The RNA shown here (c-di-GMP-I-GGC riboswitch aptamer) has 87 nucleotides and comes from an uncultured Gammaproteobacteria bacterium. The sequence was found by an Rfam model in a public genome assembly.
RNA sequence: CUUGAAACAAGCCAAACCUAUCGUGAGGUAGGGACGGAAAACCACGGGUCUUGAAAUUUAUGGUUUAAGACAGCCGGGUCGCCAAGU
Numbered sequence: 001c002u003u004g005a006a007a008c009a010a011g012c013c014a015a016a017c018c019u020a021u022c023g024u025g026a027g028g029u030a031g032g033g034a035c036g037g038a039a040a041a042c043c044a045c046g047g048g049u050c051u052u053g054a055a056a057u058u059u060a061u062g063g064u065u066u067a068a069g070a071c072a073g074c075c076g077g078g079u080c081g082c083c084a085a086g087u
Stems, first nucleotide, its partner, number of pairs: 001086004012037002017032006035073001041079003045076003048071008
């Protein structure tokens, strides 16, 4: 530098679900638990999904606009890296 075929991966993370707790909520954190992961590490930059409030519209719901948020384990992008194989 390239690659992720093999390795129940040395080391590591931990979905659903359950418990506690914080939040109006999406969700966050901690413990248990493993569906999975080769960046399932970090960054809301582009797209996307979701939540809450407001506005106009509507009989109402919905959809639309807007503001503030959530998701990095939805896709892309950026940053820093582990292991192994090859050069």
Its mean pLDDT, the model's own confidence on a scale to 100, is 80. Its Rfam family is "c-di-GMP-I-GGC riboswitch aptamer". Rfam links the family to the GO term cyclic-di-GMP binding. Rfam 15.1 lists 1,298 matches to the family in 717 species.